[in-house]
RNA sequence: AUGUUAUCAAGAAAGGCGGAGGGAUAGACCCAUUGAAGCCUUAGCAACCCUUUACCUGUAAAGAAGGUGCUAAAUUCUACUUAAAUAGCUAGUUAAAUUUAGCGUUUUAGAUAGAUAACCA
Numbered sequence: 001a002u003g004u005u006a007u008c009a010a011g012a013a014a015g016g017c018g019g020a021g022g023g024a025u026a027g028a029c030c031c032a033u034u035g036a037a038g039c040c041u042u043a044g045c046a047a048c049c050c051u052u053u054a055c056c057u058g059u060a061a062a063g064a065a066g067g068u069g070c071u072a073a074a075u076u077c078u079a080c081u082u083a084a085a086u087a088g089c090u091a092g093u094u095a096a097a098u099u100u101a102g103c104g105u106u107u108u109a110g111a112u113a114g115a116u117a118a119c120c121a
Base pairs, nucleotide, nucleotide: 003119004118005117006116007115008114013042014041015040016039017038021031022030023029025079026078027077028076043071044070045069048067049066050063051062052061053060054059055058075113080110081109083107084106085105086104088103089102090101091100092099
């Protein structure tokens, strides 16, 4: 690297160097010379590993010294599929604002992809 498991709608900044990109990818939409990415320093958030306690022994609670991580926007939104709703659009149908289907929009469930941690290797 690949793989497995868990989580991902919460939270959290300043200074210096730097000098044009960044938000994984594609599309959109945002951020950025009122200074992007990256590097350094300090601070903070969180609780995966960790420490302590309880017991139903893998769960809960507390803690934050250490190892990571993170500090714009829901993983910024969408990407593939399920279900529901629909006052919108199109086509057929009805005496009709009737009814059927497709598209769109909104919500929901799952998957794919991604990020982080731990483990295996």